The RNA shown here (transfer RNA) has 72 nucleotides and comes from Syntrophus gentianae. The sequence is in RNAcentral, with records from Rfam.

RNA sequence: GCCGGAGUAACUCAGGGGUAGAGUAGCUGAUUCGUAAUCAGCAAGUCGGGGGUUCAAAUCCCCCUUCCGGCU
Repeated sequence: GCCGGAGUAACUCAGGGGUAGAGUAGCUGAUUCGUAAUCAGCAAGUCGGGGGUUCAAAUCCCCCUUCCGGCU
């Protein structure tokens, strides 16, 4: 330099045009003599950045950026 993949909650990941979700972690409560476990609930997101298409974009297109892999 070229090609491909990935970037979404604190962490690991789903979701591929129409309400942003799960597990773990966190907080509150129940349970227990107490802790753990379990159960119920709560909170946590500029969906990497910018632009475009669309009535509507996390999702489709372009550019940039970071990481991973391959080729040279």

Its Rfam family is "tRNA". Rfam links the family to the GO term triplet codon-amino acid adaptor activity. Rfam classes the family as a transfer RNA. Lineage of the source: Bacteria > Thermodesulfobacteriota > Syntrophia > Syntrophaceae > Syntrophus.